[in-house]
Overview
Model confidence (mean pLDDT): 86 of 100. A computed fold for a 332-nucleotide part of an RNA from Aureibacter tunicatorum, annotated as large-subunit ribosomal RNA, domain IV. The full RNA is in RNAcentral, with records from ENA.

Context: one part of a larger RNA
């Protein structure tokens, strides 16, 4: 000297870094005081400040015993004297929460979840398993039970049923086996003008009718599976289009959001934060390609979640250095 594990480091204090990962701070008990938002419960242990040791009681409360509260004093650098014992604050996305989940590279916005809808089911239920018999549902009965879809709360869910589905209809049209058998072929009694023609019976084939549901048709439905334009022009600077004209469509995107987990151009433009800010917050709308239960949009608390700033704090670094134990080495 390298490695691994603890220990200390002058001045600085995140310049490190993809990123405070790691380490360091913080810490127990009393007291004290504690914002904004808030579903009034919370947020809260917010935050922030102050005490802790013995010795002596002439006090004081309680005295059954501890115990508390006061005073005066005394040691030390240091009094929860060793251990053990939140770091905290501000903003924003996701998710309401607690909770579940890839045993051994993912704990998570991802599953569930309380609620909220649709829809099936009348009981020997529907809806599974079985070939049945049976069983589950359920020793329930529609405030039940299945399937789906949303996800606590708050406001709220706008338009389209032309297609896919389904859910009701029956007039018409098309159809299957069946049924029906018109005909028309073999076959051969007979008849024969020797070329043929042929009844019955048997067989083969098979027309026209008749004939369910489907499917076309008609409606109905979207918290069913979906979908929700375009191009001209126009106001007294100029831009801009309340307003208007045409095409197309079932219907053209309301509300509310908004460069977003979503904005490609883009590091979008304005403002904040920094001396410097592709990240972060507000905001404007030009929304390539946001949008209302494939939920919009908010939102207190909550989270080993992302993000993105600040306070204390430090060897993370400026930029190393010391030390202690191990391992590496040597010999066996």
């Nucleotide at each position: 000297u390298u490695c691994g594990u603890g220990g200390c480091u002058a001045a600085g204090g995140a310049a490190c870094u993809a990123g405070g990962c790691a380490a360091a701070a913080u810490g127990a008990c009393c007291c004290u005081g504690u914002a904004a938002c808030u579903u009034c419960g919370g947020g809260a242990g917010a935050a922030g400040g102050g005490g802790u040791g013995c010795u002596u009681c002439c006090u004081c409360c309680a005295u059954u015993a501890a115990g508390g509260a006061g005073a005066a004093g005394c040691c030390g650098c240091a009094g929860u004297g060793a251990a053990a014992a939140g770091a905290c604050c501000c903003a924003g996305g996701c998710g309401a929460c607690u909770g579940u989940u890839u045993a051994a590279c993912a704990a998570a916005a991802a599953c569930a979840c309380a609620u909220g809808g649709c829809u099936u089911u009348g009981c020997g239920a529907a809806a599974u398993c079985g070939a049945a018999a049976g069983a589950u549902g359920a020793u329930g009965u529609a405030u039940a039970a299945g399937g789906c879809c949303u996800g606590a709360c708050a406001c709220c869910u706008g338009c389209c049923c032309g297609g896919u589905g389904c859910u009701g209809g029956a007039a018409g049209g098309u159809u299957a086996a069946g049924g029906g058998g018109g005909g028309a072929c073999g076959u051969u009694a007979g008849c024969u003008u020797c070329g043929g023609c042929a009844a019955a019976g048997c067989g083969u084939u098979g027309a026209a009718c008749u004939g369910a549901a489907g499917c076309c048709c008609c409606a109905g439905u979207a918290a069913a599976c979906g979908g929700c334009g375009g191009c001209c022009g126009u106001a007294a600077c100029u831009a801009u289009a309340a307003c208007g004209g045409u095409c197309c469509u079932a219907a053209g995107g309301u509300a509310g959001c908004g460069a977003a987990a979503u904005u490609c151009c883009u590091u979008g433009u304005c403002g904040g934060g920094u001396a410097a800010g592709u990240u972060c917050c507000g905001a404007c709308c030009u929304g390539c390609a946001c949008g209302a239960a494939u939920g919009g949009u908010g939102c207190a608390a909550c989270g080993a979640u992302c993000u993105g700033g600040g306070u204390a704090c430090u060897g993370u670094c400026u930029c190393g250095g010391c030390c202690a134990c191990g391992a590496g080495c040597u010999c066996g």